[in-house]
């Protein structure tokens, strides 16, 4: 330089061919318990990498940026 994937909660990931997002782990608050662990049962945390376009509606579709990965040269 080219081709492929991937970018969403603090981390790892879902999101079924468009209708304003969840799961586990982490945190925090209660019960349990002489205390902690574990365990239950709540509670918070994201406008989904950034710009544009389609479209009544975009996390999804189309194009462009940028950042990771892999692989070709």
């Nucleotide at each position: 330089g080219c081709u492929a994937g991937c970018g969403u909660a603090g981390c790892u990931c879902a999101g079924c061919u468009g209708g304003u997002a969840g799961a586990g782990c982490a945190g925090c608050g209660c019960a349990u318990u002489c205390g902690u662990a574990a365990u239950g049962c709540g509670c918070a945390g994201g406008c989904c990498a950034c710009c544009g376009g389609u479209u009544c509606g975009a996390u999804c579709c189309c194009g462009g940026u940028c950042g990771c990965u892999a692989g070709c040269u």
The RNA shown here (transfer RNA) has 73 nucleotides and comes from an Ignavibacteria bacterium. Model confidence (mean pLDDT): 81 of 100. RNAcentral holds the sequence, with entries from ENA and MGnify. Rfam family: tRNA. Rfam links the family to the GO term triplet codon-amino acid adaptor activity. The same sequence occurs in records of 2 taxa.